This is a predicted structure of a 100-nucleotide RNA (TPP riboswitch aptamer (THI element)) from Rhodobium orientis. Its mean pLDDT, the model's own confidence on a scale to 100, is 76. The model forms 96% of the base pairs in the Rfam consensus. It matches the Rfam family "TPP riboswitch aptamer (THI element)". For this family Rfam cites "Crystal structures of the thi-box riboswitch bound to thiamine pyrophosphate analogs reveal adaptive RNA-small molecule recognition" (Edwards and Ferre-D'Amare, Structure, 2006).

RNA sequence: UGUAUUCCAAGGGGGUGCCCGAACGGGCUGAGAGGCGUUGUGCCAACCCCAAGAACCUGAUCCGGAUCAUGCCGGCGGAGGGAUUGGGAUGAGCGUUUCU
Numbered sequence: 001u002g003u004a005u006u007c008c009a010a011g012g013g014g015g016u017g018c019c020c021g022a023a024c025g026g027g028c029u030g031a032g033a034g035g036c037g038u039u040g041u042g043c044c045a046a047c048c049c050c051a052a053g054a055a056c057c058u059g060a061u062c063c064g065g066a067u068c069a070u071g072c073c074g075g076c077g078g079a080g081g082g083a084u085u086g087g088g089a090u091g092a093g094c095g096u097u098u099c100u
Base pairs, nucleotide, nucleotide: 001093005089006088007087008086009085010084011050012049013048014047017028018027019026020025034044035043036042056081057080058079062075063074064073065072
C1' cells in the first nucleotide's frame, strides 16, 4: 500500500407467485409471497441486494423434469442489463528501507 473477509452509519435497488375453499381461512416453495390505497399510478413494513453485483429484470406465453398447481427443480447463464459512499477491524500479495 492493501486482495479476500467482517462490523457500523447514511443513501439507494428489488420481488411479493401457485393451489384448495361460499366465506373465515388453509396448503406448497422460499430470506421474503405482508398491509393500506388506487381508473391507472403509489405508500409503508419485513426480507434480500448494492459492482469479484444470480438481489432483481430481459430472453420468456422459452426448453426438459416433477407437481393438484406454480420460476417447484434444472437448463438458458463463462448471455445481456442492473442500485454507493464514508469510517473501523483483520492482512494474502506487492513495493521501499534497515540488519544479518